A computed fold for a 347-nucleotide RNA from Simiduia agarivorans SA1 = DSM 21679, annotated as Bacterial RNase P class A. NCBI's taxonomy places the organism under Bacteria, Pseudomonadota, Cellvibrionales, Simiduia, Simiduia agarivorans. The prediction has a mean pLDDT of 76. It matches the Rfam family "Bacterial RNase P class A". Rfam describes the family as follows. Ribonuclease P (RNase P) is a ubiquitous endoribonuclease, found in archaea, bacteria and eukarya as well as chloroplasts and mitochondria.
[in-house]
RNA sequence: CGAGCCAGCCAGACAGUCGCUCCCGCAAGGGGGAGGAAAGUCCGGGCUCCACAGGGUAGAGUGCCAGGUAACGCCUGGGGGGUGAAAGCCCACGGAAAGUGCAGCAGAGAGCAGACCGCCUAAGCGCGCGCAAGCGUGCCGGUAAGGGUGAAAGGGUGCGGUAAGAGCGCACCGCGCAACUGGUAACAGUUUGUGGCAUGGUAAACCCCACUCGGAGCAAGACCAAAUAGGCCUUCUAUGGUGUGUCCCGCACUGAAGGCGGGUAGGUUGCUUGAGGCCAGUGGUGACACUGGUCCCAGAUGAAUGACUGUCCUAGACAGAACCCGGCUUAUCGGCUGACUCAACUA
Numbered sequence: 001c002g003a004g005c006c007a008g009c010c011a012g013a014c015a016g017u018c019g020c021u022c023c024c025g026c027a028a029g030g031g032g033g034a035g036g037a038a039a040g041u042c043c044g045g046g047c048u049c050c051a052c053a054g055g056g057u058a059g060a061g062u063g064c065c066a067g068g069u070a071a072c073g074c075c076u077g078g079g080g081g082g083u084g085a086a087a088g089c090c091c092a093c094g095g096a097a098a099g100u101g102c103a104g105c106a107g108a109g110a111g112c113a114g115a116c117c118g119c120c121u122a123a124g125c126g127c128g129c130g131c132a133a134g135c136g137u138g139c140c141g142g143u144a145a146g147g148g149u150g151a152a153a154g155g156g157u158g159c160g161g162u163a164a165g166a167g168c169g170c171a172c173c174g175c176g177c178a179a180c181u182g183g184u185a186a187c188a189g190u191u192u193g194u195g196g197c198a199u200g201g202u203a204a205a206c207c208c209c210a211c212u213c214g215g216a217g218c219a220a221g222a223c224c225a226a227a228u229a230g231g232c233c234u235u236c237u238a239u240g241g242u243g244u245g246u247c248c249c250g251c252a253c254u255g256a257a258g259g260c261g262g263g264u265a266g267g268u269u270g271c272u273u274g275a276g277g278c279c280a281g282u283g284g285u286g287a288c289a290c291u292g293g294u295c296c297c298a299g300a301u302g303a304a305u306g307a308c309u310g311u312c313c314u315a316g317a318c319a320g321a322a323c324c325c326g327g328c329u330u331a332u333c334g335g336c337u338g339a340c341u342c343a344a345c346u347a
Stems, first nucleotide, its partner, number of pairs: 002342003006338005012312007020033005035318001039329002042327005047217004059213005064078005079093001080091004094208002099206002101202002116147002118143003124139006155173006174197001175195005180189003221269004231260006240254005276295008313316001
């Protein structure tokens, strides 16, 4: 200097003017006011109400080991596998020897395998030739070494063996099991013994095994509480009361006063001090934990966080709270810092 890879950070800046929302204040005025994802609502928890003796079934989820955490499907460290030249990146990573299911094309055969080509003809039965040994050929067969098909054809290489072959036998490699050693464990091994070797793939297919899970959600929930209508109680009244009407008769209707409680509109609360932020120290490889100090940092409910002007630069992306918190995932202009890898060159 180029290419790459990982971790973290910033998210236009400054000034002025006019606004919006919350808090404090009698007032003047003062103070706070979106994000790294506030998003998707995919996991986990707090909080609230309902349900609940205990256990099981169903259903859902998770699935290498150890640790962290309030908890997790998250994070950290480790193991194993895959990938890359490397830094690094990716993995739902229990069980296919309990059972069931599924699998296009090709191919003879795809699952207690299979003779299409090839190889063999020792044994058995024939035929031909030959004096005979035997040779040729057919049948019955044998064979998974070789070819061919396929993503995949029932360990690999070599030697022996055989009619030809075959873990049929042996050596080495691989694999399973057991022991030993190391490790908390997953697991590992130039270790030892043992088994000729094995029953293909697929479980984010059913299923089996182990573990976890009660349901609904701030429109949760709690409190205050009109008008109108309806409900309950007490008292009064039928020679009553209301309407019509100047009044009486008549006609029509059936209450009046007070109190109580529930719910609706509306309002208040839940609401932001929290598994909180920052700094330092200690323990730990780390996630994280503990101790000390310090700070208060949106809380609306038609729902605020904006508009204009000026200057500067690298010319500004994705996007906006609605009970709160921990994660994951997705979107994102431009730039900065640090660690590491590879290559070239220079000293």